[in-house]
Molecule: transfer RNA
Organism: Patescibacteria group bacterium
RNA sequence: GGGCGCUUAGUUAAAUGGUAUAACAACGGUCUCCAAAACCGUUAUUGGGGGUUCGAUUCCCUCAGCGCCCG
Numbered sequence: 001g002g003g004c005g006c007u008u009a010g011u012u013a014a015a016u017g018g019u020a021u022a023a024c025a026a027c028g029g030u031c032u033c034c035a036a037a038a039c040c041g042u043u044a045u046u047g048g049g050g051g052u053u054c055g056a057u058u059c060c061c062u063c064a065g066c067g068c069c070c071g
Stems, first nucleotide, its partner, number of pairs: 001070007010024004018054001026042005047063005
């Protein structure tokens, strides 16, 4: 220099254009002499910008970061 892939909650992952979901974690509660475990509940998420569309995590462009391959 060229090509390809990835980026979603604190973490790990779903979501084939129509209200973004789960597990773990955190917080609150029940239980307990106390704690753990268990059970119930709550909070929080689409890397930045632009475009297409009635509607974008999803399609397109660009930037950034990370990874792989070729030279």